[in-house]
Context: one part of a larger RNA
């Protein structure tokens, strides 16, 4: 930028892509077959393996923004109590994310039209042939059925619903309203960047307080008590990143384009 007025929304599906697996194991059966050894075809059913796809409820990992413990030296005059720095100094734990080693779930079933190959009916050829006319069966393969993308599919589709046809001019234009959008903001389920998708005072979008969840594992300071070291209550305490909601307290300020006559 097309897509023949602008726009939102919700489709159709030319076309592309994906997927399609193996395997034991119970049964049918020690059965068909076979002197015997051995031993099926086919049907039913059950579980695996590998692969794919989706999630975090569970079971685990990660969690340099969370709590806790401890080592040596620094610094905060010392005590106490913090605090840097040592591979995050080491160590034990964890929230949400994120992810396997965890979960859930796929392949499956039908349909057509075939390929070897089996046939039917049947002449050329009184006979025989699956073929010459003509009709069937038949593969994991092939085109569907299933999952995903998709109208730039330029034959550029379809359907709903909003919205503009006002002024001036002879015309080209200009200017005016306006459904709608973007530009900036505030963020994220989304993300390299753009894009999406949630909001921007008619407002819970981000932060900030507050309430719950979680997580650490009982803080400082005091009193007991003990030669200390440390122990006990005040204390299921302190502390805290994502997490669930509530609350306008800060922060969503300003702008801008646009359609037939």
């Nucleotide at each position: 930028u097309g897509u023949u007025g602008c726009a939102a929304a919700c489709u159709u599906g030319a076309g592309a892509g994906g997927a399609g697996u193996c395997a034991a194991c119970u049964u049918u059966a020690g059965u068909a077959c076979g002197a015997g050894a051995g031993g099926a075809u086919u049907g039913a059913g059950u579980u695996g393996g590998a692969c794919g796809u989706a999630c975090c409820c569970c079971u685990g990992g990660u969690g340099a923004u969370c709590c806790a413990g401890u080592u040596g030296c620094g610094c905060c005059g010392c005590u106490a109590g913090g605090u840097g720095c040592a591979c995050c100094g080491c160590u034990g734990g964890g929230u949400a994310g994120c992810u396997a080693c965890g979960u859930a779930c796929g392949g499956c079933a039908g349909g057509g039209a075939u390929a070897a190959c089996c046939g039917c009916u049947g002449a050329a050829a009184g006979c025989a042939u699956c073929u010459a006319a003509g009709c069937g069966g038949g593969a994991a393969g092939c085109c569907c059925c299933c999952c995903u993308c998709a109208a730039a599919a330029c034959a550029a589709g379809g359907u709903u619903u909003g919205c503009u046809u006002g002024u001036c001019g002879u015309a080209a234009g200009a200017c005016g309203u306006g459904a709608g959008a973007c530009c900036c903001c505030u963020g994220g389920u989304a993300g390299a960047c753009c894009a999406c998708c949630a909001g921007g005072u008619u407002g819970a979008u981000c932060g900030g307080c507050c309430a719950c969840g979680c997580a650490u594992g009982c803080a400082a300071g005091g009193g007991c008590u003990g030669a200390g070291a440390g122990g006990c209550c005040c204390u299921c305490a302190g502390u805290g990143g994502a997490g669930u909601g509530g609350u306008a307290c800060g922060a969503a300020c300003g702008g801008u384009c646009a359609a037939a006559g």
Molecule: large-subunit ribosomal RNA, domain VI
Organism: Phycisphaerales bacterium